[in-house]
RNA sequence: AGGGCUAUCGCCAAAUGGUAAGGCACUGGAUUCUGAUUCCAGCAUUUCAAGGUUCGAAUCCUUGUAGCCCUG
Numbered sequence: 001a002g003g004g005c006u007a008u009c010g011c012c013a014a015a016u017g018g019u020a021a022g023g024c025a026c027u028g029g030a031u032u033c034u035g036a037u038u039c040c041a042g043c044a045u046u047u048c049a050a051g052g053u054u055c056g057a058a059u060c061c062u063u064g065u066a067g068c069c070c071u072g
Base pairs, nucleotide, nucleotide: 001071002070003069004068005067006066007065010024011023012022018055026042027041028040029039030038048064049063050062051061052060
C1' cells in the first nucleotide's frame, strides 16, 4: 500500500427492514438468627462514530475510527 473479518448492557452473546432475546454480574424485595442457595422484580432512551436510503435501520449504502487476519 491492497484485500478480508469484527464492533450490540459491566462481561459473554442472539436478533433475515417492523417494540433489541438470553446467561453471568449488579440493584431492590421475599425466604433465613446471619450468610449462601432458591424465588420475584429491575437493569440497552445515540447497537463504534457521522451522514444517506426507507413509512420504518442494529440490519441496506457511503465515509471515518479501533482491533484482528492475509498479501506485498